The part of an RNA shown here (small-subunit ribosomal RNA, 5' domain) has 581 nucleotides and comes from Pinus albicaulis. The RNAcentral record of the full RNA draws on SILVA. The coordinates come from a structure-prediction model, not an experiment, and the mean pLDDT is 80. Rfam family: Eukaryotic small subunit ribosomal RNA. For this family Rfam cites "The comparative RNA web (CRW) site: an online database of comparative sequence and structure information for ribosomal, intron, and other RNAs" (Cannone et al., BMC Bioinformatics, 2002).
Context: one part of a larger RNA
This record gives sequence, structure tokens and C1' cells, in this order.
RNA sequence: UAUGCUUGUCUCAAAGAUUAAGCCAUGCAUGUUUAAGUAUGAACUAAUUCAGAAUGUGAAACUGCGGAUGGCUCAUUAAAUUAGUUAUAGUUUUUUUGAUGGUGCCAUACUACUCGGAUAACCAUAGUAAUUCUAGAACUAAUAUGUGCACCAAGUCCUGACUCUUUCGAAGGGAUGCAUUUUUUAGAUAAAAGGCCGGCGUGGGAUUGCCCACUUCUCCGGUGAAUCAUGAUAACUCGACGGAUCGCACAGCCCUUGUGCUGGCGAUGCUUCAUUCAAAUUUUUUCCCUAUCAACUUUCGAUGGUAGGACAAAGGCCUACCAUGGUGGUGACAGGUGGCAGAGAAUUAGGGUUCAAUUCUGGAGAGGGAGCCUGAGAAAUGGUUACCACAUCCAAGGAAGGCAGCUGGCGCGCAAAUUUCCCAAUCCUGACAUGGGGAGGUAGUGACCAUAAAUAAAAAUACUAGGCUCAUCGAAUCUGGUAAUUGGAAUGAGUACAAUCUAAACCCCUUAACGAGGAUCCAUUGGAGGGCAAGUCUGGUGCCAGCAGCCGCCGUAAUUCCAGCUCCAAUAGUGUAUAUU
Repeated sequence: UAUGCUUGUCUCAAAGAUUAAGCCAUGCAUGUUUAAGUAUGAACUAAUUCAGAAUGUGAAACUGCGGAUGGCUCAUUAAAUUAGUUAUAGUUUUUUUGAUGGUGCCAUACUACUCGGAUAACCAUAGUAAUUCUAGAACUAAUAUGUGCACCAAGUCCUGACUCUUUCGAAGGGAUGCAUUUUUUAGAUAAAAGGCCGGCGUGGGAUUGCCCACUUCUCCGGUGAAUCAUGAUAACUCGACGGAUCGCACAGCCCUUGUGCUGGCGAUGCUUCAUUCAAAUUUUUUCCCUAUCAACUUUCGAUGGUAGGACAAAGGCCUACCAUGGUGGUGACAGGUGGCAGAGAAUUAGGGUUCAAUUCUGGAGAGGGAGCCUGAGAAAUGGUUACCACAUCCAAGGAAGGCAGCUGGCGCGCAAAUUUCCCAAUCCUGACAUGGGGAGGUAGUGACCAUAAAUAAAAAUACUAGGCUCAUCGAAUCUGGUAAUUGGAAUGAGUACAAUCUAAACCCCUUAACGAGGAUCCAUUGGAGGGCAAGUCUGGUGCCAGCAGCCGCCGUAAUUCCAGCUCCAAUAGUGUAUAUU
């Protein structure tokens, strides 16, 4: 693990892994809206006016996000995965959190009080046997899709009209945000002393030119390590970004009272840097059986180098050109595995042996292979495209499919549950306090395991056994046993008002009322020769029927068969088979 017999209560609880990663009818398992993207659905609703786009709710649809998580399974897979341990100075990262962003156009008069063109829903017309199929016509939105301004300077670099040589100065012009790609450059420093030459400066002497003495001071991040961070330079680009967005509350200012100017708190979005959640590669050690597997790899990359390409990035990852390497008796390569790896489980004095499909971590896969789109993230399958194998509907032209999600069915088998209820808990997700979730929880089935522990207790009497006490040999007292003797208590199993429990129930825990004498409210499963606890009791059978793990029993007195009685073991359980220690 399966199965036989048996089964009253309480709690807990595994459950189509083994065989077929075999096949599947139906239903459900992923959707989502706030004050805050887009509302003209009379689908409703409030108020009101002379009029104007804008009261509120809101189906649908556009837009955004999610759908790469979760759940299931273990087929593949043997230095592969995994585990511990390294590295990213070799990379990507939606989101979270914290920072960040006056430089755009044009050398000029112009839209900055806000620019352009579509499209869905809607309405109407149609096609098909048929689908979550579509076509043509007519409208209308944006945080969809496009386009695109405005705002004080200063500094630096290049150039340089003018002053015209007295040293100087300098109007003006061009370039200068950030990101991308490339070039150049800074990003320092082990210590001390002297000599010579030159420049600037100071002091003294002096003969305009010379001589002597002195001084030459500030700064440079980080790592074990960088072509690092960062700055500068010259260019580059089908130029990424630099807000024409939404809600709420309203206020302040004025020589100008205007279709004026200014302002708060949020929401949402973009650039770059960090952070976070991760991911992707990566170092090192470690794995079962087999030699009836001893050589393997390299044409078509095998091992290394140089260069390029591709990639988010390192790398034979790929290509070109070179070199001839790389592994192996310390078992390579090959084959097998009823092999996913680990944390773990059983057993064990210690050492070990066996198991691990299974709730946690990692991996892989969605009938089999392969390719791909979208996206921050997929080589996604409750996405798409072919092929192969299955297989559904059809009016025969065509159309649709993927339960190793949850139920359920067939098949397979020794072998495994309901087409229940719910988002109340735990969490996840969305534009979200409000929605959704077969994730998950709750019931049902359930002797997989495991927990607690009813089926009687006490007394009297009768009979009986054994102690003990006393002076009376008859009593007292104590401990047992046997009685279809006796009457009194106690209690739940079960039935059940009620409340509780719960999303709603059920169960449990509580609890009125019923509820025990052969307390028929009746405990079983195996055994009784030995191993091995317990009968030489009775009837039947007669080497037959049968029992018996093994030894053995049975041929007419069976301690072993079939029964009755009695007894033994474990006990709500117990026998059998198998695997394992």
C1' cells in the first nucleotide's frame, strides 16, 4: 500500500502518484473604476432658466493594468537539474520608495485663453446551416493617436568690429539642456638635499642692459582592483525626453475691473540616477547500477587564439582566419534506471540501510515536436501559426478543439471521494476601502494514518478461601472469589425544545425534556502440540475430509481436522499478502 472480518463516541486528517504525461460530454476556475482618462444609450434621475457643453447613477465601448502569479503533474532529465558556496568590475528590471528635470522655435513677429485628423460604442443596411464570424454606409470623445510654444540672467569655449601700439580692453556674432554613438582629455601623489637654465614677483647695490639674496603658497571622489563614478573636448542621431492631462477646495491682487493675473492639496504621466521585487548567466564541491561498455571528441565546433556578428550582457553562442588540441583505469565515452533534485521520512547503540509522485524551495511540461506575436517579463498553451496523432458540429460549401486547474465520465487496473456552499478567514489581483478569485476556506465521501477512551461502578445478603484480634471457642474485623439473589445510586450512546457555532448551515463544546437490569443499549479478530500465552475435556471424521509460514497432525481413544464447552492474546480493532528496516 491493497484486502478479509468487525465497528459505539471525540478530535485530527491523507485521498486517481504507482497501471495509461491515456481519452474526455457539461458547468465553472481571470478579470478589473475611483472625487480624480473618455458618457448625449430617455437606460434612469434632480433642479432650473430667455439662452448656454458640463446635477447624479450608469449598461456598452475606447483607453490603462492584469492575464508570465496561482493551481496541477513528474513525462523528460545522471555533472544535467538541485543543494550549499562564489561572481556580475559581464547584464536587464513593469512595480515600490527616494531623488531628478528654467536651456526646445527662431534669429525672427507670431495659435498659446489650449492646435490637427480619425475610430469604437450608438443608429441604420446586409451576408452565412453554423462560431465570442464579419462587411458596407452615417455620426462623436480622450491621459488613444499626432503636432507643438512661452519665462530673468550669469559663466565657459571659438571668433572678433573697434580703439592703433602705451599696457590694456572689448561692442557684437556663433556654440553651450539631457539622452544616443564615437574621438581626445582630467580623474595626481614613496622621501630628502644640492646644482644649472628660464619666467613672474619682492628687497638691496648699481653704470638704461648688470650683480647679489629670497620666494614660488590652493585643490583632486571611490574600490582589493577598472577604459569606474564624475567633469571637459570635437562631432553624431529617420532625435528619446523636457505635461496642450484629471479631481477637490476656494482664496488673494489691481493707476488697468478684464473671456485679467497669482496661488493650495491631491491624481496621473514622462526622462535619468539610485532603491526594492526579481531575473539571467556564473565559480566550486557533491549523485544510483553496469566493463557481457575501453577508448571517446574533431567533415556538420571538438579544445584554444585573433577579429567580427548577434545578444540585455560574458562566452564557439555564430561566422571568418589560424593553431592541434580536450577527456579517460582516481572509470571518460556508452548503456540501464519501477531516476525530477533538495529540505525531509522509516529503521538504527554507534557506524549504517531503505524511502522521498505527495502541501515548503528550485526545475521541467501542458497530446507530440517546432516557430512566433504582444509585453518590463513568455518561446505563454484557459495566446497565436503550421505539421503529426486523436477527435466535435455541418445544409458537405465550411467551422471549432486541447481537464498533468475544480467537480464529473470512460479506460486502466490490487489500487483512490461530491458535477456541494462561499469569498466570512488567509492572501493575490485590478483604474480599486466597494469588484473578482474551484487560489483558498466550508460541508459531503473517508477504519490512509494519528488522538482521547464507553460497553459498567459501589454496597448488602448467601456460599466459600485466607489472614489478624480476643479470656469466653464462639464471635469481631480485614482481604479475595463465586451467585440469572437484592434493591438503591451514576452515566452517556441515542432522541431533542433552545441557544451557541457559522457567510449560511452541519459537527463539537453548552443544555430543558425523554433515554439501562438477561442494563437483548448483547465486542470483535485470531489462536489453545512446539516455536508461542492458552485443554491430553466431549461429540463427529478415520492418511479421507482437512489443518499446517516451519517442524509436523490425521490410517477408529486426533492435546493440531469439523463442531460444542472452557481457556489465551491483542482489543474498537484484528487477521492475510507484499515492499522495506